[in-house]
RNA sequence: UCCUGGCUCAGGAUGAACGCUAGCGGCAGGCUUAAUACAUGCAAGUCGAACGGCAGCAUGCACUUCGGUGUGAUGGCGAGUGGCGCACGGGUGAGUAACGCGUACGGAACUACCUUAUACUGGGGGACAUACACUGGAAACGGAGUAAAUACCCCAUAGUAUCCUUCGGGAUUAAAGCUACGGCGGUAUAAGAUGUUCGUGCGUUAGAUUAGCUAGUUGGUAAGGUAACGGCUUACCAAGGCUACGAUCUAUAGGGGGCGUGAGAGCGUGACCCCCCACACGGGUACUGAGACACGGACCCGACUCCUACGGGAGGCAGCAGUAAGGAAUAUUGGACAAUGGGCGGAAGCCUGAUCCAGCCAUCCCGCAUGAAGGAUGACUGCCCUAUGGGUUGUAAACUUCUUUUAUGUGAGAAGAAACGCCUGCUUGUAAGCGGGUUUGACGGUAUCACACGAAUAAGCACCGGCUAACUCCGUGCCAGCAGCCGCGGUAAUACGGAGGGUGCAAGCGUUAUCCGGAAUCACUGGGUUUAAAGGGUGCGUAGGCGGUUAAUUAAGUCAGAGGUGAAAUCUGGUCGCUUAACGAUCAAAUUGCCUUUGAAACUGACUAACUUGAAUCAGGUUGAGGUUGGCGGAAUGUGACAUGUAGCGGUGAAAUGCAUAGAUAUGUCAUAGAACACCAAAUGCGAAGGCAGCUGGCUAGACCUGCAUUGACGCUGAGGCACGAAAGCGUGGGGAGCGAACAGGAUUAGAUACCCUGGUAGUCCACGCCCUAAACGAUGCUAACUGGGUAUUUGGGCCUUGAGUCUGAGUACCUGAGGGAAACCAUUAAGUUAGCCACCUGGGGAGUACGUCGGCAACGAUGAAACUCAAAGGAAUUGACGGGGGUCCGCACAAGCGGUGGAGCAUGUGGUUUAAUUCGAUGAUACGCGAGGAACCUUACCUGGGCUACAAUGUGAGUGAUCGCAGCUGAAAGGCUGUUUUCCUUCGGGACACGAAACAAGGUGCUGCAUGGUUGUCGUCAGCUCGUGCCGUGAGGUGUUGGGUUAAGUCCCGCAACGAGCGCAACCCCUAUUUUCAGUUGCCAGCACGUAAUGGUGGGGACUCUGGAAAGACUGCCUGUGUAAGCAGAGAGGAAGGUGGGGAUGACGUCAAAUCAUCAUGGCCUUUAUGCCCAGGGCUACACACGUGCUACAAUGGUGCAUACAAAGGGUAGCGAAGCCGCGAGGUGGAGCCAAUCUCAGAAAGUGCAUCCCAGUUCGGAUUGAAGUCUGCAACUCGACUUCAUGAAGGUGGAAUCGCUGGUAAUCGCGCAUCAGCCAUGGCGCGGUGAAUACGUUCCCGGACCUUGUACACACCGCCCGUCAAACCAUGGAAGCUGGGGGUGCCUGAAGAUGGUGGCCAUAGAGGAGCUAUCUAGGGUAAAACUAGUAACUAGGGUUAAGUCGUAACAAGGUAGCCGUACCGGAAGGUGCGGCUGGAUCACCUCCUU
Repeated sequence: UCCUGGCUCAGGAUGAACGCUAGCGGCAGGCUUAAUACAUGCAAGUCGAACGGCAGCAUGCACUUCGGUGUGAUGGCGAGUGGCGCACGGGUGAGUAACGCGUACGGAACUACCUUAUACUGGGGGACAUACACUGGAAACGGAGUAAAUACCCCAUAGUAUCCUUCGGGAUUAAAGCUACGGCGGUAUAAGAUGUUCGUGCGUUAGAUUAGCUAGUUGGUAAGGUAACGGCUUACCAAGGCUACGAUCUAUAGGGGGCGUGAGAGCGUGACCCCCCACACGGGUACUGAGACACGGACCCGACUCCUACGGGAGGCAGCAGUAAGGAAUAUUGGACAAUGGGCGGAAGCCUGAUCCAGCCAUCCCGCAUGAAGGAUGACUGCCCUAUGGGUUGUAAACUUCUUUUAUGUGAGAAGAAACGCCUGCUUGUAAGCGGGUUUGACGGUAUCACACGAAUAAGCACCGGCUAACUCCGUGCCAGCAGCCGCGGUAAUACGGAGGGUGCAAGCGUUAUCCGGAAUCACUGGGUUUAAAGGGUGCGUAGGCGGUUAAUUAAGUCAGAGGUGAAAUCUGGUCGCUUAACGAUCAAAUUGCCUUUGAAACUGACUAACUUGAAUCAGGUUGAGGUUGGCGGAAUGUGACAUGUAGCGGUGAAAUGCAUAGAUAUGUCAUAGAACACCAAAUGCGAAGGCAGCUGGCUAGACCUGCAUUGACGCUGAGGCACGAAAGCGUGGGGAGCGAACAGGAUUAGAUACCCUGGUAGUCCACGCCCUAAACGAUGCUAACUGGGUAUUUGGGCCUUGAGUCUGAGUACCUGAGGGAAACCAUUAAGUUAGCCACCUGGGGAGUACGUCGGCAACGAUGAAACUCAAAGGAAUUGACGGGGGUCCGCACAAGCGGUGGAGCAUGUGGUUUAAUUCGAUGAUACGCGAGGAACCUUACCUGGGCUACAAUGUGAGUGAUCGCAGCUGAAAGGCUGUUUUCCUUCGGGACACGAAACAAGGUGCUGCAUGGUUGUCGUCAGCUCGUGCCGUGAGGUGUUGGGUUAAGUCCCGCAACGAGCGCAACCCCUAUUUUCAGUUGCCAGCACGUAAUGGUGGGGACUCUGGAAAGACUGCCUGUGUAAGCAGAGAGGAAGGUGGGGAUGACGUCAAAUCAUCAUGGCCUUUAUGCCCAGGGCUACACACGUGCUACAAUGGUGCAUACAAAGGGUAGCGAAGCCGCGAGGUGGAGCCAAUCUCAGAAAGUGCAUCCCAGUUCGGAUUGAAGUCUGCAACUCGACUUCAUGAAGGUGGAAUCGCUGGUAAUCGCGCAUCAGCCAUGGCGCGGUGAAUACGUUCCCGGACCUUGUACACACCGCCCGUCAAACCAUGGAAGCUGGGGGUGCCUGAAGAUGGUGGCCAUAGAGGAGCUAUCUAGGGUAAAACUAGUAACUAGGGUUAAGUCGUAACAAGGUAGCCGUACCGGAAGGUGCGGCUGGAUCACCUCCUU
């Protein structure tokens, strides 16, 4: 970078909640939690036209003591009998995975009120309430006595009812009255409507770590029961029924219309509204009734609450309000029956927390307003900046004009009313319809309208790093904090907090929670599996899925038409109504579905008949390490015996352990044992895979070819299942040569539980039985079809023209197309194009773990999670970097040499230590004779002490004119105090100089080189680093720049999808080497002349040297050889110089957050009577020690003495300083000359000649010390250099190690300069003199360049990274136990109730009942187990956590290639054995391919 893949966000939604804020209206919504507990009120009554009656009220009548009393007579009516209703309406979602719901069918059924039709409505009887009086009880509630009815019972009647039937018929069952006389009722039957009920097909959550379940269970017969079918119940008989298309069990859940989202398919959901179901404190039961097993009924059990006189009773808000509790959270103990609807009634009417309204809440949706126009000194403030100023806030404000929605005030004021009722009219539709009038409004004096008033009454919230619209300042400084993800914050934060500004939405805005979307991220639409997660180890095969050709029939699938249904609401479209919208009305469409029916017949299915090409069989051949079981063989190895023979053998990087004089190893002969089969041998062959190799026999399986003879789709795949399955391992019995886990010893090592060595047990081998896993790999499931070429090879067949032939099969490999792929790559043996079937995947870790189950003798295998945690993990390719990878090449890199360092003394720098301070910086290479090219004071930054405070310096500066100077005192000085004096020039304006008030700029060698500029080091004077266009690649990127040669060089040549270009290289520049020319002073002097003791000293000269300008010259130009060329070679020629002649300057893109804030500059921070400034003294020079760089030496190639020769390059006026004189000398004196080719420093030294020393701590060496001096300087104590005399230390060539140098170089010798008063200079920078040795070569060390390879690295190997241990936190597993929960089973008990029996008591007209009893039954008790939760001492592993411990396992050949399976061992990563894989580098060989 591309891909894979997860995480996250932007959108929409909500019965929401929370934070901040809040003007109005409309329309909706409002306990999602505790189906928790409930105070109080209300939520179902009504009918006097069914009844007996009459407590209370009113009226009438009567009586009256005027207080009242009587009278059911009237209106009416408490309580009661009776009828209807209470099974509707309203609430809730606990239970329920079910015919519960949805949809479509069906019937063996019932159905009050309503409608239609037919028939009937006769007679009789006895009770029970209330009331009344008596009585028990605290109460609730009773006990016994007496009168009614549309209550109850009997008789009669009887058909379209029911039953029986010989089909002629027979039997059985009913009613209720009231009346205003209009009617309202009652009974039976049939039908309808409505409602209910039952059955069936299809659909309806998750778990297989739930695989078997079931005894009334499945069916039959009979009986019972029910409205009705049915094991619904009982008896008997049979043994069935359900289940992999998921029974049973467990968990969760009311279902649907719909709702949210989505392009859709889907996914999620089931608030409000509608339909169905279930429930009504938990559980059970029945009664009444048309309908209930009944929310505001009954009985019983249980829990809870309340009352009580303690004996006993009462209760059920999941109706409307309301209370408590729970909770993040959800409203009023409101009004009215005016409307709609319901119950009763003939009606008026009554009842109705259904309903209609109002109240509360921004909870949702919709609408409106908070003003509009003008207005630039672009006002003030605020904020920002490059700050006399500008920008922004901003037409914003002020100001002017206008409007009045809304709010406020005043006034007017609805629709919703239709109907019923009442009054009245009309009509034969008359038990009805139509019309007119009238009555009734909770909301509500509300909506709405008019007028008045005045911009008046009305804006917030979130955000501004990217995603994502919107930026600056201040504060803070990995703190405080933010955060949806990535991530911000460690002194310049657009990311935290504040502010200014901006952006978005707006009476709301944000946050949180949840759902859909984005997510093609479970992929039906619409995904994948070589390497990213994913092909089962392999085959056989069951179910299932799929299936060749032709024809006929059929019509299950399929397609078409029609019909039924798919409730309404919702959604969509049209139209309409509220001022608009939300909202509502109406019509249409839609409702993708199911059912019925008619048709079609291509395809699929079914069935029938045929076919041969799929498949199989047959015949004849061929082929092979296919399997299994016998026999045989030789080589090697070990062992034994004998012999020869003597001192070692063996082993390794090197060794040791080991063996051996008791004779090994070696050699020979004989014997013996087990295991494996060299060569052949190959990319070979065979097999389903695992796997299979000496020769040979038996048995046995396959493949292929040819023939096209036989069958006739017999096929493909294959969940479960079965079989096979390397190595290791296990059991039993054998065997045991070699090898060899474990183990032992020896080495290595810091250690070495390893690698190496010596031994060595299990094992490896055989037989039988297990185990069942591997990188069991082509990391590629099987089958079939199709789609370009080339080459090789194994094994068949045909043809002849017998060939190096050609054609045609089946395999095994390689290369390259189209196509595919993220790419690598695959490519007729597909990873291409299609079809069928199976298996598997869905982020990384936790984890192939835990638990459960199955298998196993065990080891262990199979199946296989979750909590928690991370924002990644991963694949392929790219560019780098790196490798104890490879190739090529270069360099004083090694080698070959020369000389050093490391040892000594001293100098100098550093570390360390010390100190008041020993100022600071530099610290591998690339710090350490470095900054410093010169610390006694100064420098100086440090320390101690004394002082100053706008000043030590500088600038502007009003002003002053001695404040300068001089002198004195004090002091260590700085400074302080005092005295004295009053400058110069002038064009008279002033200026110079000095001081200098106020003010402005302060100052800082304080911090940050990790904020910076500039400068510098290093890689490296290495040959590299890039660009434009083109081309290749999805892209990062590549190509060019690679390759073959060549070069010092990316230098050049050739080739090439590249062609060109830039920065580097080279050249251009300087010095130097040669010559020419020009010019000669201060340089030179050949010839000429003069002169001197001598000297270019003088005249002169330009020849020479030299000086310094200009030219020339060198270019592989010429020759020979070689090569395509570039080039290379040649003691080549020529030339002063030859292949860049030598040297210098010159340093590409970049690297090291390299160095420097103390050269300088500079952002920010810090400091301001001090971290600034002045001064004196001290320190930077310390000294147990360690290191670097040097000097001098250790001597004879030397030292010393005397004599003597030859440079170059520099410096000089506060300077160099000559001659002369003095001093042993340093030096002094002196002052000629010189601003320098003139004078001077200035004597060069090594060298040469002569002499001496004679190998020694010396005539070497000079440290150290003493004494005396010289010079500089205010000043040599700390702390200078030099001189003389004396002293005479270590040191005898230096361990490990290490440095420089390739020619005028190394080595050696002296000279000069900078800095500087002087000098610690032996340092640095230059100059010349003398002047070597060696380089075979590139194996190795170091560094570098290019190509290539591997990579888990990219902060780039000083990388990355694994495991134990220690610490903290988190979740989880196991666990003696402990505590719950639901369900099942057995046994015991058992209320109400049901069914049966009995019923001596009650009682009868007929009945019946109490009681007793049997069975069933809610519940309770008990027992043993299973399941499922919680908790737990202890324990196990896991995860997470900047800087803990031990090692170094992996990534490069990761230093022993890694990994897989298995076994053993070990602190740990891990090691070793056996077998396997390449997802191993490198080298070599063989073979093959391409060109």